[in-house]
RNA sequence: GGGCGUUUAGCUCAGUUGGUUAGAGCGCUUCUUUCACACGGAAGAGGUCACUGGUUCGAGUCCAGUAACGCCCA
Numbered sequence: 001g002g003g004c005g006u007u008u009a010g011c012u013c014a015g016u017u018g019g020u021u022a023g024a025g026c027g028c029u030u031c032u033u034u035c036a037c038a039c040g041g042a043a044g045a046g047g048u049c050a051c052u053g054g055u056u057c058g059a060g061u062c063c064a065g066u067a068a069c070g071c072c073c074a
Base pairs, nucleotide, nucleotide: 001073002072003071004070005069006068007067010026011025012024013023019057028044029043030042031041032040050066051065052064053063054062
């Protein structure tokens, strides 16, 4: 330098052919239970879907560019 892949909650990851409210597990907070802690139970908070632009009535999803990380080739 060229090619491919990934980027969604604090972490690990889903998200179907573009459509109705963006989710799970773990973690966190509160309550409950206990003399207390842990376990268990209930509720809750937490998101610019990497960034910029485009297509569309509508984009996490499609297109272009940029960035970070990984793999391959030279």

Predicted 3D model of a 74-nucleotide RNA (transfer RNA) from a Kiritimatiellia bacterium. Its Rfam family is "tRNA". About the family: Transfer RNA (tRNA) molecules are approximately 80 nucleotides in length. Gene Ontology term of the family: triplet codon-amino acid adaptor activity. The family's RNA type in Rfam is transfer RNA. The source organism's lineage runs through Bacteria, Pseudomonadati, Kiritimatiellota and Kiritimatiellia.